[in-house]
Context: one part of a larger RNA
């Protein structure tokens, strides 16, 4: 994992409530028990008790009234409305209370045949090496002492097997093994190793101490039991259809993933039928919000004007003067603010009036789920005018919404999906292929594959195409060749030099001219040169300038691969216009089904109208299964059940028949429930 089979809102309780069926009703009602029968069950008797029939008060009490209070005030809380029992259903309670799940806590008991540590009593350690004390021989001393040889045979001593461990690496890792193998490795006369008896037990024990170990289980064994501990957590939670449709908020919380009341959702029942909701238009209202404004508050820049400071002159001082210092207040001009306003909208929000909707509205009562939200877009706070960020308001969508388009893509466009049809129109976006429909049309534009959905900014630039505005110009413009571009003077000053052309100065002047700066720029050491402005000539028509648009180019760097969705395309690019066609569950048409109103019918329908997306979750109405009970059926001439066909019904289902099976099964009203799986790392079994 497949198959089967078992698996979760019950049961009990005269505990509360609500709803519906029954009886009886100002009543209702029996319990224990008891007595009868055709005895797990019926009928009878049983008024003890319940509840209702009166209420107010702490209470004594009074009582259709009572409490307060002095009060015949006022005010509270009553005085009208039928209960009550059993039963069925929807909820609540109190029990394990839909089902499984703890980590755990509490007793009572079993374990030291694993291990730790400890008693007692036994065992075990190849060989090989070292060579301590002492002991003796000699030497040596006055004697000691010391020296050597030999002997000796110490040692938590070396080496190294059994034996005990386990540094390292391989290998095993569904192992051969729930700790191994293999190879290297450490102790190996010792705090060594180890038989067998015994010893300490669970908040204890034992431990050369790692929370180690106490039977493969240890930060508190194991086993039974309190026990279905608790679990605000997770996961499961089983047929159909039809009709409504939420919320992810507010307050409060040892509360923040929980729950309690409100909100919002179902559904009954009662008011309402309009002076009710909603919505549109008019009309009349509060209001201080965008914006704006400087009249207040406060920030604020420039100038005047002009206290007070503060600096300079003066003075023995007081006095006095001057100020491109700082500067209140004033005056001009400028500008700013959630906590500023002399103003002030748009929208909303209240009210009236019409008008269009057609109960959508209100009030009570059963069930409720919701308290983790998200996205767009507008108005705002934070934050950085970050963020698929976070907190607010409105909206609208996703959540609980399907198609269609945006290559793919909850909220972005278009559009809300009752079911068929091989039927038409159309949205959004499209019309070359891929791929359903225009190689459409007019008129620009773009020369970057710029674009083709969306990826960029300061800035650059004789891209290219428009539009203003202005200068020159056939008395010849601009451009581009000829030519000239001088004299005083090498102006003065500085400076070795400075002569147009380091640098500083000016009234940057005169003169000759067609025109020619005391000089645009390159050059020299200074000079020379070359060139500009400016002038003629040649040449013949347009040449510049600044500004504003359109498309474009640069600017232009990211990680797997060049990413228009691809092919590709000079339009199939962009801008503006026409005209056609594709394009969706949108709208229409045919034909069914079902709700709900309304009007015929009148018991079961007809016709119209308007509906029928849905997740929590409400409410309807139905299907299968087991077994009871009535009544009625089928069956060895073949039950059920098992493979397969067919026909049926919106669906769960049901029916018919072929084979197979081989003893029982079914149909109608009722009752009753161990009453309906794919899911819970569910539980067995089988494969």
């Nucleotide at each position: 994992g497949c198959c089967u089979a078992c698996g979760a809102g019950u049961u009990g309780c005269u505990c509360c409530u609500g709803u519906c069926g029954u009886g009886c009703g100002a009543g209702g009602u029996u319990a224990a028990u008891c007595c009868g029968c055709u005895c797990a069950g019926c009928g009878g008797a049983g008024a003890a008790g319940c509840c209702g029939c009166a209420g107010c008060g702490a209470a004594a009490g009074c009582g259709a009234g009572u409490c307060u209070g002095a009060g015949a005030a006022g005010g509270g809380c009553g005085c009208g409305c039928a209960g009550u029992a059993c039963g069925g259903c929807g909820g609540g309670g109190c029990a394990g209370a839909c089902g499984c799940g703890a980590a755990a806590c509490c007793g009572g008991g079993u374990g030291a045949u694993c291990u730790a540590u400890c008693c007692a009593u036994g065992g075990u350690c190849a060989g090989g090496g070292u060579g301590a004390a002492g002991g003796u021989g000699c030497c040596g001393u006055a004697a000691c002492a010391g020296g050597u040889g030999c002997u000796g045979g110490a040692g938590g001593c070396c080496c190294g097997a059994a034996c005990c461990g386990c540094c390292u690496g391989g290998c095993g890792u569904u192992g051969a093994a729930a700790a191994g193998c293999c190879a290297u490795c450490g102790g190996a006369u010792g705090a060594a190793c180890u038989g067998u008896g015994g010893a300490u037990a669970g908040g204890g024990g034992u431990g050369a101490a790692a929370g180690g170990c106490c039977a493969a289980u240890c930060a508190a064994a194991c086993u039974c039991g309190g026990a279905a501990a608790u679990a605000g957590c997770u996961c499961g939670u089983a047929c159909u259809c039809c009709c409504c449709g939420a919320a992810a908020u507010a307050u409060a919380u040892u509360u923040a993933g929980g729950u309690a009341u409100a909100g919002c959702g179902u559904u009954u029942g009662c008011c309402a039928u309009a002076g009710a909701g909603c919505c549109u238009g008019c009309c009349g209202g509060a209001g201080g919000u965008a914006g704006a404004g400087c009249a207040c508050u406060g920030a604020u820049u420039a100038g005047g004007c002009u206290a007070g400071g503060g600096c300079c002159c003066u003075u023995c001082a007081c006095c006095g003067g001057g100020u491109a210092c700082c500067a209140a207040a004033c005056c001009u001009a400028g500008a700013c603010a959630a906590a500023c306003u002399c103003c002030g909208a748009a929208u909303g929000c209240c009210g009236g009036c019409a008008g269009g909707u057609g109960u959508u509205g209100g009030c009570a009562g059963g069930c409720a789920g919701u308290c983790a939200g998200c996205g767009g877009c507008a108005g705002g706070g934070u934050g950085a005018u970050a963020a698929c960020g976070u907190c607010c308001u409105g909206u609208u969508g996703c959540g609980a919404g399907a198609g269609g388009g945006a290559a793919a893509c909850a909220a972005c466009c278009c559009a809300g999906a009752u079911c068929a049809u091989c039927g038409g129109u159309u949205a959004a976006g499209g019309u070359c292929c891929c791929a359903a429909a225009a190689u459409a049309c007019c008129a620009g534009c773009u020369a970057a594959g710029u674009u083709g959905a969306a990826c960029a900014a300061a800035g650059a630039a004789a891209g290219u195409u428009g539009g203003a505005u202005u200068g020159c110009c056939c008395a010849g413009a601009c451009a581009a060749c000829c030519a000239g571009g001088a004299g005083g003077u090498u102006g003065g000053c500085u400076u070795a030099g400075a002569a147009g052309c380091a640098g500083c100065c000016a009234u940057u002047c005169c003169u000759u001219a067609a025109a020619a700066g005391a000089g645009u720029g390159c050059g020299u050491a200074a000079u020379a040169g070359c060139u500009c402005a400016c002038u003629g000539g040649u040449c013949g028509a347009g040449c510049g300038a600044u500004c504003c648009g359109g498309c474009g180019u640069c600017g232009a760097u990211a990680a797997u691969u060049u990413g228009c969705g691809g092919g590709c395309a000079u339009a199939a690019g962009c801008u503006g216009g026409u005209u056609a066609c594709c394009g969706a569950a949108a709208c229409c048409a045919u034909g069914g089904a079902u709700u709900c109103u309304a009007u015929c019918a009148c018991u079961u329908g007809a016709u119209a109208g308007a509906g029928u997306g849905g997740u929590a979750g409400g409410g309807g109405a139905g299907c299968a299964u087991a077994c009871c009970g009535a009544c009625c059926c089928c069956g060895c001439c073949g039950a059920a059940g098992g493979c397969g066909g067919c026909c049926u019904g919106u669906g769960a289902g049901g029916g018919c028949u072929g084979c197979u099976g081989g003893a029982g099964g079914g149909g109608u009203c009722g009752g009753c429930a161990g009453a309906g799986a794919a899911a819970c790392u569910g539980u067995a079994g089988g494969c």
Predicted 3D model of a 687-nucleotide part of an RNA (large-subunit ribosomal RNA, domain II) from Rhodohalobacter sulfatireducens.
Lineage of the source: Bacteria > Balneolota > Balneolales > Balneolaceae > Rhodohalobacter.
Its Rfam family is "Bacterial large subunit ribosomal RNA".